SAM riboswitch aptamer (S box leader) from uncultured Lentibacillus sp., 117 nucleotides, folded computationally. Of the family's consensus pairs, 97% are formed in the model. The coordinates come from a structure-prediction model, not an experiment, and the mean pLDDT is 79. The sequence is in RNAcentral, with records from MGnify. Taxonomically the source falls in Lentibacillus (Bacteria, Bacillati, Caryophanales, Bacillaceae). Its Rfam family is "SAM riboswitch aptamer (S box leader)". Rfam's curators write: The SAM riboswitch is found upstream of a number of genes which code for proteins involved in methionine or cysteine biosynthesis in Gram-positive bacteria. The SAM riboswitch acts at the level of transcription termination control. The predicted structure consists of a complex stem-loop region followed by a single stem loop terminator region.
RNA sequence: CUUAUCAAGAGUCGGGGAAGGAAUCUGGUCCAGUGAUCCCGCGGCAACCGUUACUUUGAAUGCUUUCGAGGUAGAAUGGUGCUCACUCCAGCAAGCGAUGACAGCUUGAAAGAUAAG
Repeated sequence: CUUAUCAAGAGUCGGGGAAGGAAUCUGGUCCAGUGAUCCCGCGGCAACCGUUACUUUGAAUGCUUUCGAGGUAGAAUGGUGCUCACUCCAGCAAGCGAUGACAGCUUGAAAGAUAAG
């Protein structure tokens, strides 16, 4: 940079540590000396890659067979990831509705997170 996903799921655990934390800025709302965020260990969740079976299709091959692309189902021993609140909510754009203006609802964008390339 590209593509896919982001309303589901999973800890009242043990140890360390110390004051802020929920990515960033603003506003809200929450969490936090009854010790959070974070680090280590153990446990757990999911199934992106990988893997197993079946299957569709294309190619190579004298048969056997091999390789590519897709679909369905499975396991969880491999590589990652995750384990409060929708990515905690809003911010930008369009639409709906109402209108004096907000609030509200829907969709999209931006930013971010994770995976694969």